[in-house]
RNA sequence: UAGAACCCCGCGGGAGAGAUCGGCCGAUGGCCGGCGCCGAAGGAGCAACCGCCCCGGAAACUCUCAGGCAAACGGACCGCAGGGGGAGG
Repeated sequence: UAGAACCCCGCGGGAGAGAUCGGCCGAUGGCCGGCGCCGAAGGAGCAACCGCCCCGGAAACUCUCAGGCAAACGGACCGCAGGGGGAGG
């Protein structure tokens, strides 16, 4: 410097799938066990692609370890605004 990646904060939006069965507990819940399911925290895998090679990066695909299956909370991601950051110029 009306400056990229990346990080933080605020506001708004934001899907899926059991208010499941049994037991215990001063109980809209928690713990243990059973059966069924979801894919959008996190994690792992494949690799189209980027990268001349090496190194490396890499999905909303796959898995379902973790998480979740009324509402609330959470929530990838998106929009707006602010702060940091400094590649680059």